[in-house]
RNA sequence: GGCCCGUUCGUCUAGAGGUUCAGGAUACCGGCCCCUCAAGCCGGUGACGCGGGUUCAAAUCCCGCACGGGUCA
Numbered sequence: 001g002g003c004c005c006g007u008u009c010g011u012c013u014a015g016a017g018g019u020u021c022a023g024g025a026u027a028c029c030g031g032c033c034c035c036u037c038a039a040g041c042c043g044g045u046g047a048c049g050c051g052g053g054u055u056c057a058a059a060u061c062c063c064g065c066a067c068g069g070g071u072c073a
Stems, first nucleotide, its partner, number of pairs: 001072007010026004018056001028044005049065005
């Protein structure tokens, strides 16, 4: 340098054009319970790598860039 794959809450993960607020687990925070802690239960905070395009509508499709992985030279 060519080709292929990936990038979503702190972490892991679902989503394959629309219906609702991007859902779940865990972590964290608050409350309940308890003599206390843990566990359990309830609630809360928190994410679509960046830019452009297609479309009435994009996390989702297309292009470029960045980063990571694989492969060929």
Predicted 3D model of a 73-nucleotide RNA (transfer RNA) from Planctomyces sp. RNAcentral records the identical sequence in 2 taxa. Its Rfam family is "tRNA". From the family's description: Transfer RNA (tRNA) molecules are approximately 80 nucleotides in length. The family's RNA type in Rfam is transfer RNA. The prediction has a mean pLDDT of 80. Taxonomically the source falls in Planctomyces (Bacteria, Planctomycetota, Planctomycetia, Planctomycetales).